[in-house]
Predicted 3D model of a 74-nucleotide RNA (transfer RNA) from a Clostridiales bacterium. The coordinates come from a structure-prediction model, not an experiment, and the mean pLDDT is 81. It matches the Rfam family "tRNA". It is annotated as a transfer RNA. Lineage of the source: Bacteria > Bacillati > Bacillota > Clostridia > Eubacteriales.

RNA sequence: GUGCCUUUAGCUCAGUCGGAUAGAGCAACUGCCUUCUAAGCAGUAGGUCGAGGGUUCGAAUCCCCCAAGGCACG
Numbered sequence: 001g002u003g004c005c006u007u008u009a010g011c012u013c014a015g016u017c018g019g020a021u022a023g024a025g026c027a028a029c030u031g032c033c034u035u036c037u038a039a040g041c042a043g044u045a046g047g048u049c050g051a052g053g054g055u056u057c058g059a060a061u062c063c064c065c066c067a068a069g070g071c072a073c074g
Stems, first nucleotide, its partner, number of pairs: 001073007010026004019057001028044005050066001052064003
C1' cells in the first nucleotide's frame, strides 16, 4: 500500500435479508432476607449503536468517507 473482519451500557456480547419504546448476562446502586458478610430474591439507573455525511416516510441495520483495533497478502 491492497483486501477482509470488528466497533452497540462500566465489561462480555445478541440484534445487523430497514419498521412499533434498542436488549441479555456480569458489574454498580436500592430494598428484602441474614447477628454481620457472602449467596439468594425483588427493583432501579446506565446507550446521541466509533465520528461525519447521504438514501428513505422511517437507519444500530443500506451507501460514501474518516478513525481505532485485528488478520492475510505485498